This is a predicted structure of a 105-nucleotide RNA (Guanidine-I riboswitch aptamer) from Bradyrhizobium guangdongense.
[in-house]
RNA sequence: AGAGUUGGCAGCUAGGGUUCCGGUUUCCGCGAGGGAAUGUCUGGUCCGAGAGUUGCCGCCAGGGGGUGAGCCCCUGGUGCACGGCGGGAUAAAAGCCCGGGAGAC
Numbered sequence: 001a002g003a004g005u006u007g008g009c010a011g012c013u014a015g016g017g018u019u020c021c022g023g024u025u026u027c028c029g030c031g032a033g034g035g036a037a038u039g040u041c042u043g044g045u046c047c048g049a050g051a052g053u054u055g056c057c058g059c060c061a062g063g064g065g066g067u068g069a070g071c072c073c074c075u076g077g078u079g080c081a082c083g084g085c086g087g088g089a090u091a092a093a094a095g096c097c098c099g100g101g102a103g104a105c
Stems, first nucleotide, its partner, number of pairs: 007057006015047002020044002022041001023038006058078008080100001082103001086098003
């Protein structure tokens, strides 16, 4: 100096808005119920972290067992991580995606 790997999935949470449910306000209706508005409505559904967390799998190293060959089990490891503006998706927004980006050190 160059190349490769440093992973995937699921649950939960920080957080997020308002499609649906519910709440609230208002209008119509004898009533049942229906329409409109509202997220500066705690909530349920929903979205949700590279730099949050948990689990499973994968991968790596060492050890053990076993078969003609396959294979199985155990232990350990899987590091570090300051980060815009702006844009995108969804009903809409966000710590989602662009993005371990730009930039800083």
Rfam family: Guanidine-I riboswitch aptamer. Rfam links the family to the GO term regulation of gene expression.